[in-house]
Order: sequence, then C1' cells, then structure tokens
RNA sequence: GAAGUUGUAGCUCAGAGGUAGAGCGCCGGACCUUACUCCGGAGGUCGGGGGUUCGAUUCCCUUCAGCUUCU
Repeated sequence: GAAGUUGUAGCUCAGAGGUAGAGCGCCGGACCUUACUCCGGAGGUCGGGGGUUCGAUUCCCUUCAGCUUCU
C1' cells in the first nucleotide's frame, strides 16, 4: 500500500427497512436471614459523518478503531 472482516446495554451476543432485544451482571421487592428460586425496575445519539427512502441498527459512500490475509 491492497483486500476481507468486526464495531448494538457494564460483559457476551441477537436483530437484515417499520417506535431496539436476550443471557449474565446491577438496583428494588417476595420467600424468615448470606444461598437458591420468583416478581418488578434501571441502563443504548446501534463507532463518527454523509447519501437513498415516507421511514435506516438494517441498503450505499466515506472515515475511525480492532483483527486476518496479501504485497
């Protein structure tokens, strides 16, 4: 320098055009107590910037970061 791939909640990940979810964790409560179990709750400008669209996490371009391969 070129190509590919990943980026979504504190962590691990799903979601593939129609107001963003799960598990674990966290907070509160119930069960008589630390455990187990159950109930409820909080937490996200979907890496940044543009474009397409009535509507974008999703499609396109660009850019940043990580990883892989090639030169």
The RNA shown here (transfer RNA) has 71 nucleotides and comes from a Hyphomicrobiaceae bacterium. Its mean pLDDT, the model's own confidence on a scale to 100, is 80. It matches the Rfam family "tRNA". Rfam classes the family as a transfer RNA. About the family: Transfer RNA (tRNA) molecules are approximately 80 nucleotides in length. The sequence is in RNAcentral, with records from ENA. The organism belongs to Hyphomicrobiaceae, within Bacteria.